[in-house]
Parts: sequence; structure tokens; C1' cells
RNA sequence: GAAGACGACUGGACAGUCGCCGGCCUUCGGGCGGGAGGAAAGUCCGGGCUCCACAGAGCGAAGUGCCAGGUAAUGCCUGGGGGGCGUGAGCCCACGGAAAGUGCCGCAGAAAAUAUACCGCCUUCGGGUAAGGGUGAAAUGGUGCGGUAAGAGCGCACCGCGUCCCUGGUAACAGCGGAUGGCAGGGUAAACCCCACUUGGAGCAAGACCAAAUAGGGAUCCGUCGGCGUGGCUCGCGCUGGAUCCGGGUAGGUUGCUUGAGCACGUCAGCGAUGACGUGCCUAGAUGAAUGACUGUCCUCGACAGAACCCGGCUUAUAGGUCGUCUUCACCU
Repeated sequence: GAAGACGACUGGACAGUCGCCGGCCUUCGGGCGGGAGGAAAGUCCGGGCUCCACAGAGCGAAGUGCCAGGUAAUGCCUGGGGGGCGUGAGCCCACGGAAAGUGCCGCAGAAAAUAUACCGCCUUCGGGUAAGGGUGAAAUGGUGCGGUAAGAGCGCACCGCGUCCCUGGUAACAGCGGAUGGCAGGGUAAACCCCACUUGGAGCAAGACCAAAUAGGGAUCCGUCGGCGUGGCUCGCGCUGGAUCCGGGUAGGUUGCUUGAGCACGUCAGCGAUGACGUGCCUAGAUGAAUGACUGUCCUCGACAGAACCCGGCUUAUAGGUCGUCUUCACCU
């Protein structure tokens, strides 16, 4: 100097005039302060909260899937193990089980599982063989030596694989550790399935209160051996009437509604996520939906984009600017 990886911040500013929403004060003239995000998006997860409701168990269904921690909790985060990608910093993983069972592996090929023999090799011409070749994503462990008529774990050595033990580690796992076995033919569970763990339902249009209004209407079905009770079935428990259709009337206001698993800074513990303690701060609550318009100046010339009960995550979009740590390459000293 160039290229890259990871993390973090910001995301127009200042002044004036008029305008909008809410809070406090008011001599009712007005005064003072506040007013969209890092993702507010997606509605993909987890909860808080409210109701069913006094609410249990099982089946079914759904979700997750290495180990250990964190958290209110999770499918999230942190650290570790294993696998893969990258020269590297780093990044990704839908990561339990194929010796419980079933299914699938087209074409090609002799043959893809109740395995076989196309070319080849040997032959006593009866047969033997799967080492060599071919096909294929994959052909019955690999390499070498011996052996054989020719060959083959047929035998042996090493590697691989299974089982058991030892050492280290909380564990997942690791080891040129040890012993043993010629060795269950492979792959696939993001196929069905098996295993482990988790899970009531509905949702702020939840719910509560006040007001208003009519038709306390009509029909059909079941009816205590029944019926109803917030996804399905069964049992239990509770209650004692329910279900369906047609028709008519009202729908305005208050609340829930913002002090929170809150934010910032510091100290301590921890590899870390995070936790504890201390100090400080209060930061939108609209309801057909509030922050807009104009003027002037500056400049990095302005991206993605607007809360609607709240919070924690993940995912997606993002012009420009700033900072930190680390990796690789080239050159100079």
C1' cells in the first nucleotide's frame, strides 16, 4: 500500500414562522416540557398479561434433536465436540437411531439382495473363479506378501470396521493406548418409523365498567340411561337443560394503555452468554389514526423505511459516514 474476516456506532444538522397530539401549571391571555425504529417490517418462534376455569390423567397430534451452560422461556444465545468449506482470520451444519421393522436406490450394467458371471483367468472339460477389465453415484473393505490349477480374508502384516477394557474430560468425545473378532454387503430417516425431551385453548377485535335499544319473537331436534363445559377422542370432575335455523333492534363512552423479565454508567464473578451490587434516568400512547409545511445556512448531498397491549429472539431490507481487533499478499528498512 492492497485485499479480506469479525464486531460496534450513526443514519442529515442548525435557526426562524405557522400548524398537529399528549402532560403539568394557569391571572384563562397563555406559559413550560415531551412526541416513531435498528429494523417499528415478516407474523416465523418464545413468553408476560386476560378469559374459559375450581381444571386432572391418558391417547392422539405437533415441535425439537451432539454435549454442557445462560435465560421468564424458546426452534434463541454462549462455550465445547464432531463433520464440511476457506491459504488464513473465520464461516456453515435439518448433528439421536440403518444390528426393531417396512420402503426406495431410475437408466446403464451379468448383477444393486433370497446376489451373480458379460469380457476375462484356470481346467482332469465335469467345472472352478471374482484378483484384472467394463457399466454406474455406489459392485461386497484397502495396500502388500504368501498360497493356489487359476483365484479369493484363503492365511498373515498394517490400515479400516465391530465389541470390551484403560487413560484424559462433567459430557459429547479423543488416543499412531491395549485385547479380541476375519468382519453384521452399502446408501437413504429433509422417507415411513423407533427413541429422548417439550406442549390445554383462544387472544387487547383478550377482558372489565357505564350508557342505549328492541321482538322476554318464531320454528325444528335431543332431553337426566341425556345434554353442556375454548381444537379431536376416552376417563375423571363440575353444572343442570342444550343445539340449529329464520327474523328484529342497539353498537356511544371510559378503561385495559404504558414504571418495564426497562435503559445508561461503574465495580465484582465468569473464557463467554450472563448474573449480582451501586449510582442515575422516566423516554409516544394515537383511535378513520398525531411530529407536517415554508424560508435561510451548513454538509458526509441523506438509504431501508412509521408504534397501535408489551417484551425477548430469529429472518429480511439498508445510500453514505466513523471506529476497533484480526488474517493474507506485495514492497521498503